[in-house]
Description: The prediction has a mean pLDDT of 86. The RNA shown here (c-di-GMP-I riboswitch aptamer) has 80 nucleotides and comes from Solirubrobacter deserti. Lineage of the source: Bacteria > Bacillati > Solirubrobacterales > Solirubrobacteraceae > Solirubrobacter. The sequence was found by an Rfam model in a public genome assembly.
């Protein structure tokens, strides 16, 4: 550089739920608390799924989620 994650150490994250915040929501975001993750680092690019607007409908239009799936960057430890 490849493949790979039995076993092992060093460490990392941190569901649900609870309290502050901050958003019209979806949710972000701090504390706590761990169901869980070898990328549960990081990217909304292509599916998905949710919100708000707008429509008679159809069709739009803002936005959310990376812990759904693919794809893209990057990056611990082992094994081969």
């Nucleotide at each position: 550089g490849g493949u790979u994650g039995a076993a092992a150490a060093a460490g990392g994250c941190a569901a649900a739920c609870c309290c502050g915040u901050c958003g019209c929501g979806a949710g972000g975001c701090g504390g706590g608390g761990a169901c869980g993750c070898a990328a549960a680092g990081c990217u909304a690019g292509a599916g998905g799924u949710c919100u708000c607007c707008a429509c008679g409908a159809a069709c739009g239009g803002a936005g959310a989620c990376a812990g759904c799936u693919c794809g893209g960057c990057c990056g611990c430890c082992g094994a081969c």